RNA sequence: CCGACCAAAGGCAAACCCGUCGCGAGGCGGGGACGCAAAGCCAGGGACCUCACCACGGUGAGGCGGCCCAGCCGCUCAUG
Numbered sequence: 001c002c003g004a005c006c007a008a009a010g011g012c013a014a015a016c017c018c019g020u021c022g023c024g025a026g027g028c029g030g031g032g033a034c035g036c037a038a039a040g041c042c043a044g045g046g047a048c049c050u051c052a053c054c055a056c057g058g059u060g061a062g063g064c065g066g067c068c069c070a071g072c073c074g075c076u077c078a079u080g
Base pairs, nucleotide, nucleotide: 002080003077004076011036012035016031017030018029019028020027021026034066040072041071044069045068046067048063049062050061051060052059053058
C1' cells in the first nucleotide's frame, strides 16, 4: 500500500413512532435498530425522487451522501 471473512475499543443508525420545519421530495431533534469497515465529509458526473412550467422533447428550482462513480480526510486488524 492492497485487503478486511476475525477480534478489541469505540462510532453510525433503516423501517416505524413522537415533535418540529417544508407545497413536496425531504431536513432537524427525541425514541428505536434493519444494517454499515468509511452508513465520515462533499451534490462535481450519472441514477432516482419532488414541485413549477411545458412546444410533452424537455426546461427551471429543489431533494437524496444508507444507489453508483469521482474528490477530500480517517480508527483498528486475523490470514495473505
Molecule: c-di-GMP-I-GGC riboswitch aptamer
Organism: Paraconexibacter antarcticus